[in-house]
A computed fold for a 73-nucleotide RNA from a Planctomycetota bacterium, annotated as transfer RNA.
RNA sequence: GGGCGGGUAGCUCAGCAGGUAGAGCGGCGCGCUGAAGACGCGCAGGUCAUCGGUUCAAUUCCGGUUCCGCCCA
Numbered sequence: 001g002g003g004c005g006g007g008u009a010g011c012u013c014a015g016c017a018g019g020u021a022g023a024g025c026g027g028c029g030c031g032c033u034g035a036a037g038a039c040g041c042g043c044a045g046g047u048c049a050u051c052g053g054u055u056c057a058a059u060u061c062c063g064g065u066u067c068c069g070c071c072c073a
Stems, first nucleotide, its partner, number of pairs: 001072007010025004019056001027043005049065005
């Protein structure tokens, strides 16, 4: 330098024939318990890497940039 995959909640990851974002774990509160754990209920937490384009509408499509991993040179 070239090719491919990936960047979404604190962590591990889903989601996408474009329609306004979820799960598990973790955190907080309540219930339960003598207390705790387990279990149940609820809550908080996200400019979906970033910039631009297309569109009525973009996490999703297109282009640039950046970071991580693998391969080729």

The sequence is in RNAcentral, with records from ENA. Its mean pLDDT, the model's own confidence on a scale to 100, is 84. Its Rfam family is "tRNA".